This is a predicted structure of a 98-nucleotide RNA (Glycine riboswitch aptamer) from Williamsia sterculiae.
RNA sequence: CGCUGCGACACGGGAGAGCGUCAUCCGGAAUCCGGAUGACCGCCGAAGGAGCAACACCUCCCCGUCAAACUCUCAGGCACCCGGACCGUGUCGCGACC
Numbered sequence: 001c002g003c004u005g006c007g008a009c010a011c012g013g014g015a016g017a018g019c020g021u022c023a024u025c026c027g028g029a030a031u032c033c034g035g036a037u038g039a040c041c042g043c044c045g046a047a048g049g050a051g052c053a054a055c056a057c058c059u060c061c062c063c064g065u066c067a068a069a070c071u072c073u074c075a076g077g078c079a080c081c082c083g084g085a086c087c088g089u090g091u092c093g094c095g096a097c098c
Base pairs, nucleotide, nucleotide: 005094006093007092008091009090010089011088012087013086018041020040021039022038023037024036025035026034027033028032042078043077044076048074049072050071051070056065057064
């Protein structure tokens, strides 16, 4: 002086929104409780997905290409658990630099 990037794994941190209503099934001794599925109404955005700006690229323009934690909510989610973008620590692999 330059690089300090990408990916995988392990551990840890990690928000938001109805413990909604009805029906069926399963479990428990039960008109009750819990779980699963389906339907209905309301809501959330940080799995995934989709959309878009300027700059820049494309020959000047048009068209086209290009982002997100923005927007949309298809999917997913709305007590705990699970999940969770992103972040931290460690290990490994591939690069970059030397």
The RNAcentral record of the sequence draws on Rfam and Ribocentre. Its Rfam family is "Glycine riboswitch aptamer". Rfam's curators write: This family represents the bacterial glycine riboswitch. Its mean pLDDT, the model's own confidence on a scale to 100, is 79. NCBI's taxonomy places the organism under Bacteria, Bacillati, Actinomycetes, Mycobacteriales, Williamsia.